[in-house]
């Protein structure tokens, strides 16, 4: 160096999770790389780390080690987005109150703020007017009998002349009814460019005198007090995106290493 036969080993790997830890079943990523039984309120094991049984391959492109590359997964940090919870002076913002007077506005030498005097509005009492109602008054109507006057007819009485009572009718009236109001009178009132007296005086209106330049706080601004978790802000936790860093890492690539026996 070649041939034959064995053995170690290999017969997918990885991530998260679970676990005291290591594997497996399950989920996920790569990838195509034996079979049977066990197994997630789990199954088996103990740092040598699935257990039990069987099959194939087998010292090398296939096993082992290191490096490189990198599909993919996890952690941390920062920025950002979505939605969620809490917080009222951490914090703007919003709402309300109080103050100020820088700006705007209004008002003011036809005289501001202020001082003083008077009146009204207000209350009470009283009066007048108006309005409404009633009375008096006026007109009309109005009594079968129980109103008056006149009383036809008729009745009674008388010898007669006459007399008496009296129904209907007519006229006038009472009670009552209707209409009306100049004057008079009574009552009432959220009526009044009304009168008198007393009271009151916060506010408003108005008249006059003194005096001589501001007054107001409507809006904006500023200060302060209180409230509100809708928005911004702060804090916590959940999910996504981007970036950095770290960790695990399949497959690929590169380099190195690694038995035994027999024969030639």
């Nucleotide at each position: 160096c070649c041939g034959c036969g064995c053995u170690a080993g290999a017969u997918g790997g990885g991530g998260a999770g679970g676990u005291a830890g290591c594997g497996g079943u399950g989920c996920c990523c790569u990838g195509u790389a034996c079979c049977u039984g066990c197994a997630a309120c789990c199954c088996g094991c103990u740092a040598u780390a699935g257990c039990a049984g069987g099959g194939u391959u087998g010292a090398a492109u296939u096993c082992c080690u290191g490096g490189u590359c990198c599909c993919g997964g996890g952690g941390u940090u920062g920025c950002u987005c979505u939605g969620u919870a809490a917080g009222g002076u951490c914090u703007g913002a919003c709402u309300g109150g109080a103050g100020u007077a820088a700006g705007u506005g209004a008002u003011g030498a036809a005289g501001a703020u202020g001082u003083c005097c008077g009146g009204g509005u207000c209350c009470u009492g009283u009066g007048c007017a108006a309005c409404g109602g009633g009375a008096c008054g006026u007109u009309c109507u109005g009594a079968a009998c129980c109103g008056u006057g006149u009383c036809a007819g008729g009745u009674c009485u008388g010898g007669a002349a006459g007399g008496a009572a009296g129904c209907a009718g007519c006229a006038c009236u009472a009670a009552g009814g209707a209409a009306u109001u100049a004057a008079u009178u009574c009552c009432g009132u959220g009526u009044g460019c009304c009168g008198c007296a007393g009271g009151g005086g916060u506010g408003c209106c108005u008249g006059a005198a003194c005096g001589g330049a501001g007054u107001u706080a409507a809006c904006u601004g500023c200060u302060u007090c209180a409230g509100u978790a809708a928005c911004g802000c702060u804090u916590g936790g959940a999910g996504g995106g981007c970036a950095a860093u770290u960790u695990c890492a399949a497959a690929g690539c590169c380099a190195g290493g690694u038995g035994c026996g027999c024969g030639g």